[in-house]
RNA sequence: GCCCGGAUGGCUCAAUGGUAGAGCAUCUGUCUUCGGAACAGAAGGCUGGGGUUCGAGUCCCCCUUCGGGUG
Numbered sequence: 001g002c003c004c005g006g007a008u009g010g011c012u013c014a015a016u017g018g019u020a021g022a023g024c025a026u027c028u029g030u031c032u033u034c035g036g037a038a039c040a041g042a043a044g045g046c047u048g049g050g051g052u053u054c055g056a057g058u059c060c061c062c063c064u065u066c067g068g069g070u071g
Stems, first nucleotide, its partner, number of pairs: 001070007010024004018054001026042005048062004
């Protein structure tokens, strides 16, 4: 240089073009002498830009970044 794949809450991962979810973590409450565990609840996210579409995390183009392959 060329080819392929990834980027989604603090972390690890989902999501047929139709209200972005889960586990762990965090916070609050119940329980407990206190803490932990358990149970109930809450907050928090689509790398960035543009395009297609009634509607984009998802499809197309470009940027950034990471990984793999190849000479």
This is a predicted structure of a 71-nucleotide RNA (transfer RNA) from Thalassiosira oceanica. The sequence is in RNAcentral, with records from Rfam. Its Rfam family is "tRNA". From the family's description: Transfer RNA (tRNA) molecules are approximately 80 nucleotides in length. Its mean pLDDT, the model's own confidence on a scale to 100, is 82.